[in-house]
RNA sequence: GCUACCGGCCGGGCCAUCGCCUCGCCUCAGGCGAGGAGGAAAGUCCGGACAGCACAGAGCAAUGUACCGGUGAAGAGCCGGGUCCUGCCUCAGGCAGGAACAGACAGUGCCACAGAAAAUUACCGCCUUCCAUUACCCAGGUUUUGGAAGGCAAGGGUGAAAACGUAGGGUAAGAGCCUACGGCUUUGUCAAGUGAUUGACAAGGCGGGUAAACCUUGCAUGCUGUAAUGCCACAUAUACCGGCGACUGAGGGCGGCUCGCCCGAGCCGGAGGGUAGGCAGCAGGAUCCCUCUAGUAAUAACGGGGCAAGAUAAAUGAUGGCAUCCGCCUCGGCGGAAACAGAAUCCGGCUUAUGAGCCGGUAGCUUUU
Numbered sequence: 001g002c003u004a005c006c007g008g009c010c011g012g013g014c015c016a017u018c019g020c021c022u023c024g025c026c027u028c029a030g031g032c033g034a035g036g037a038g039g040a041a042a043g044u045c046c047g048g049a050c051a052g053c054a055c056a057g058a059g060c061a062a063u064g065u066a067c068c069g070g071u072g073a074a075g076a077g078c079c080g081g082g083u084c085c086u087g088c089c090u091c092a093g094g095c096a097g098g099a100a101c102a103g104a105c106a107g108u109g110c111c112a113c114a115g116a117a118a119a120u121u122a123c124c125g126c127c128u129u130c131c132a133u134u135a136c137c138c139a140g141g142u143u144u145u146g147g148a149a150g151g152c153a154a155g156g157g158u159g160a161a162a163a164c165g166u167a168g169g170g171u172a173a174g175a176g177c178c179u180a181c182g183g184c185u186u187u188g189u190c191a192a193g194u195g196a197u198u199g200a201c202a203a204g205g206c207g208g209g210u211a212a213a214c215c216u217u218g219c220a221u222g223c224u225g226u227a228a229u230g231c232c233a234c235a236u237a238u239a240c241c242g243g244c245g246a247c248u249g250a251g252g253g254c255g256g257c258u259c260g261c262c263c264g265a266g267c268c269g270g271a272g273g274g275u276a277g278g279c280a281g282c283a284g285g286a287u288c289c290c291u292c293u294a295g296u297a298a299u300a301a302c303g304g305g306g307c308a309a310g311a312u313a314a315a316u317g318a319u320g321g322c323a324u325c326c327g328c329c330u331c332g333g334c335g336g337a338a339a340c341a342g343a344a345u346c347c348g349g350c351u352u353a354u355g356a357g358c359c360g361g362u363a364g365c366u367u368u369u
Stems, first nucleotide, its partner, number of pairs: 001365009013322006020036007038340001042351002045349005050225004057259004062221005067081005082101001083099007102216002107214002109210003123156002125152008135142002164182006183206010229280004238271001240270005251263003287306004293300002324337005
């Protein structure tokens, strides 16, 4: 320098003419001015603001969450740290990444295949005693083969994992049976730290894994959703049928069930008739930008400055030029603005998609340009 991958930033600007929408002003058939779709507007995943129902609650179920501290309105968010795991390297230290990170001594399950056995197991084995047998030697021993009784879990095999590991003592043969060192764990003490934790010492103990299996424990949770909801206007028909009901209470009280409490004379369904319009909610906010201060950071306070879409079947467009960027070339020019994509109550996050360009990291190739 090139290529590939990963992560991050950005996501077109200015002027003119005409057209569309909102707001403001005016001399109001019109004119002037200001402004007009994103970094994700997507997903509807998390948390809220706001509106409505309830203000009488309690319990069960259900759902979610789970190391520590900080931040924040809150969040399963963000920042920093601890522990564990994975990868790389200059290897016990560093760098990068991940964690659905409470509990396995409350209980119940599961760990395929192989293997005797996946928890208190005996396939091959080792030892002792007895019986039979072969051979040797000869008073009784050694040895070959087989059987019976008893003992063992050290050695070997299977496996991802097999009764903590290594070494020694001890034993008929062995075994944490004992000892030393080490590993894991429980309890206690001391030291450091806000804390999660870390280090040291002492005593006790020794099969593991799995809770994104059931479960246990702690904490948290009212629901619905802008077609919420509120106001105005217009119009009409309940003359009907059925069920339930009026204190022995139908029905209702906006996630499920039970109890309790409250409202309650009508309610539910069918058939029939009328209406479907307008305004608000609707953008001035947990708002945006900048300096300084504090902080490792996320972030926060003080100070200064700003107002930036509000459509309603759905506006935000078209043309030309300039600058910038990209590609090609005869260096004069020519062409292009590419992807993902389109506000609909709003805000803080998360996740997913993404052209060109820029920044950073990793790997490979080339090479003194």
A computed fold for a 369-nucleotide RNA from Puia sp., annotated as Bacterial RNase P class A. A source record names the gene rnpB. Taxonomically the source falls in Puia (Bacteria, Bacteroidota, Chitinophagia, Chitinophagales). The RNAcentral record of the sequence draws on ENA.